[in-house]
RNA sequence: GGAGUCGGCCAGGCGACCGCGGGUGGGCCAAGGCCCGCUCGAGGAAAGUCCGGACUCCAUAGGGCAGGACGCUGGGUAACCCCCAGACGCCGUGAGGCGUGGAACGGGCAACAGAGAGCAGACCGCCGAACGGCUCCGCAGCGCGGAGCGCGUGGCAAGGGUGAAAGGGUGCGGUAAGAGCGCACCGGCGCCGGUGGCGACACCGGCGGCCAGGCAACCCCCGUCCGGAGCAAGACCAAGCCGGCGCGCAGCGGGCGGCGUCCACCGCGCCGCCCGCGGAAGAGGUGGCCCGCCCAGCGCCAGGUCGGUCGCAGGAGGCCGUCGGCAACGGCGGUCCCAGAUGGAUGGUCGCCGCCUCGCGACCCGCGAGGCACAGAAUCCGGCUUAUCGGCUGACUCCCCGG
RNA sequence: GGCCCCGUCAUCUAGUGGUCGAGGAUGCCAGCCUUUCAAGCUGGUCACGCCGGUUCGAAUCCGGUCGGGGCCG
Numbered sequence: 001g002g003a004g005u006c007g008g009c010c011a012g013g014c015g016a017c018c019g020c021g022g023g024u025g026g027g028c029c030a031a032g033g034c035c036c037g038c039u040c041g042a043g044g045a046a047a048g049u050c051c052g053g054a055c056u057c058c059a060u061a062g063g064g065c066a067g068g069a070c071g072c073u074g075g076g077u078a079a080c081c082c083c084c085a086g087a088c089g090c091c092g093u094g095a096g097g098c099g100u101g102g103a104a105c106g107g108g109c110a111a112c113a114g115a116g117a118g119c120a121g122a123c124c125g126c127c128g129a130a131c132g133g134c135u136c137c138g139c140a141g142c143g144c145g146g147a148g149c150g151c152g153u154g155g156c157a158a159g160g161g162u163g164a165a166a167g168g169g170u171g172c173g174g175u176a177a178g179a180g181c182g183c184a185c186c187g188g189c190g191c192c193g194g195u196g197g198c199g200a201c202a203c204c205g206g207c208g209g210c211c212a213g214g215c216a217a218c219c220c221c222c223g224u225c226c227g228g229a230g231c232a233a234g235a236c237c238a239a240g241c242c243g244g245c246g247c248g249c250a251g252c253g254g255g256c257g258g259c260g261u262c263c264a265c266c267g268c269g270c271c272g273c274c275c276g277c278g279g280a281a282g283a284g285g286u287g288g289c290c291c292g293c294c295c296a297g298c299g300c301c302a303g304g305u306c307g308g309u310c311g312c313a314g315g316a317g318g319c320c321g322u323c324g325g326c327a328a329c330g331g332c333g334g335u336c337c338c339a340g341a342u343g344g345a346u347g348g349u350c351g352c353c354g355c356c357u358c359g360c361g362a363c364c365c366g367c368g369a370g371g372c373a374c375a376g377a378a379u380c381c382g383g384c385u386u387a388u389c390g391g392c393u394g395a396c397u398c399c400c401c402g403g
Numbered sequence: 404g405g406c407c408c409c410g411u412c413a414u415c416u417a418g419u420g421g422u423c424g425a426g427g428a429u430g431c432c433a434g435c436c437u438u439u440c441a442a443g444c445u446g447g448u449c450a451c452g453c454c455g456g457u458u459c460g461a462a463u464c465c466g467g468u469c470g471g472g473g474c475c476g
Base pairs, nucleotide, nucleotide: 001399002398003397004396005395006394007393008392009391010390012353013352014351015350016349017348018347020041021040022039023038024037025036026035027034028033043374047385048384050383051382052381053380054379055230056229057228058227067226068225069224070223071222072086073085074084075083076082087100088099089098090097091096101221102220106219107218108215109214123160124159125156126155127154131152132151133149134148135147136146137145138144139143168186169185170184171183172182173181189208190207191206192205193204194203195202196201234310235309236308237307243301244300245299246298247297253295254294255293256292257291258290260289262288263287264286265285266284268282270279271278272277273276317336318335319334320333321332322331323330324329354372355371356370357369358368359367360366361365404475405474406473407472408471409470410469413429414428415427416426421459430448431447432446433445434444435443452468453467454466455465456464
């Protein structure tokens, strides 16, 4: 100098003005509010709602079954599918990264290809030891011996070939040919013993022996954990309406209907006559009286709608220091208060500076325009995952060059 | 805000680890038939939302992500 690995941090900065939500102080008030001031006001993911908890309600003697989740070991934690440290395996030259119970309990699966795919198997191939057959040769004769063929029956699994996977590797011996068939070494597995480690496990020695391959993000087995629902949980206050109980009580009032003998009034019709008065009495209307029905008052209670308040912001809290621990983390001390809406606030304009892009003039550079990621609280907390322009920083690795 | 479910041709669907380079119906495009159209026949076209993982092998099993739908005042 280049290329990388792992971790931590920031998330444009400063100022002015206007505006928005919460808290608080003061003033005015016609009680509805208004004005002035101070102060606080998004995130590392507030997201996905994937895990784990707090909290609340419901259910519940205790335990189990079913169902679900997790899974090397030790530790951390309120808990965890989280974190730290380690073990083993794989990948990488390396810093580092990824993965993790059990397949010699049981069941199940493995298409196609292939001879054979789970108690393995024989297509090509190799062999001719055994049994039979055929050919040739020899011999003292119908038989024996030898050589050959590889035809039938056989033997083999080294090699070819198929497949994701074909039941150790190398060498020597052995054989008719071969093969853990035997032996030596290596690798793997199981058992026994020893050493180190809390442990996973590692190392060493001996024995067995080459037989037992894969899938448990298939059922299953073993171990641990889990009651259900979720702040729209839930609690409190409580208009209106409906309901219940009690008091009061037909006196006043309102409405509807009826009917009558009644009373008053209104106009209409009928009769008489001296023609504007009288009489009798008909039908109707209005009001009163009477009768019948319904409603209206006050107080209390229960559930609870609209609405409001709480839950709801002091917490498994942040920062600093110190101690213990390799670390995750924990103990102690100090210090700080740090959003809380309910149609849901955190925005806009201007100026200067920083960075990026574009254009123009172009030598450094200057001017102008645009932009500055992902995103945005809603009960809270611990994690994981996903999105993310750009930048700062720590530790480490590999390569090249120079001294 | 919380809880739950579902994604396969243009549309409706089958599939439940392998014979799936995914089947059927409707559609679309050709051809045949017909004087022509329709109907019919034949052939073709078009898909597992996306990214990883488990496995010899994934539409299917697991995780993440994107999209759609439903319930709770």
Predicted 3D model of RNase P RNA and transfer RNA as a complex of 476 nucleotides. Its mean pLDDT, the model's own confidence on a scale to 100, is 78. Rfam match: Bacterial RNase P class A.